Description: The prediction has a mean pLDDT of 81. The RNA shown here (transfer RNA) has 83 nucleotides and comes from a Puniceicoccales bacterium. The sequence was found in a public genome assembly. Its Rfam family is "tRNA". Rfam links the family to the GO term triplet codon-amino acid adaptor activity. By type it is a transfer RNA.
RNA sequence: GCCCGGAUGGCGGAAUAGGCAGACGCGCCUGACUCAAAAUCAGGUUCCCGAAAGGAGUGUGGGUUCGAUUCCCUCUCCGGGUA
Repeated sequence: GCCCGGAUGGCGGAAUAGGCAGACGCGCCUGACUCAAAAUCAGGUUCCCGAAAGGAGUGUGGGUUCGAUUCCCUCUCCGGGUA
C1' cells in the first nucleotide's frame, strides 16, 4: 500500500430485509432485611433546556429517506490478513 472485521450508557454486550436506542449481565445509588455486615429482595442509574409537552445522543463529517445504530461516501482509531 491493498483486503477483511470492529467503534453503542461507568464496564461487558444486545437491537438490522430502515420504524420505541440501550434488552440482559456487572458496577454504582437509595431503601427493606440484620446487633452489624454479607447474601437476598424492591426501586433508581446518558445529557441538556423546560412547570409540562418536548429536544439531543450509537467514533468524525457529509449523503439518501417521512424516518438511519442499520444503507452510501469520507476521515480517525483499534484488531486481523497479505506483499